[in-house]
Molecule: transfer RNA
Organism: uncultured Verrucomicrobiales bacterium
């Protein structure tokens, strides 16, 4: 530099136009002398960021960022 993914809760991911979720992680509680494991319940999200389309946009479309891959360019 060119091309093609990624970006959604703390982490690691589903969700691909109609009320944002899971497991793990955390907090109460319960068990236990305690811890761990189990069991209940419960909290936490500008859906990277600016615009556009559209009655509605995490989901289409562009810009910009970060980020990974791959290919050129450099000796």
């Nucleotide at each position: 530099g060119c091309g093609c993914g990624c970006u959604u809760a703390g982490c690691u991911c589903a969700g691909u136009g109609g009320u944002a979720g899971a497991g793990c992680a955390c907090a109460u509680c319960g068990u236990u002398c305690a811890c761990a494991c189990c069991g209940a319940u419960g909290g936490g999200g500008u859906c990277g960021u600016u615009g556009g389309u559209u009655c509605g946009a995490a989901u289409c479309c562009a810009g910009c960022a970060g980020u990974g891959c791959g290919c050129a360019c450099c000796a």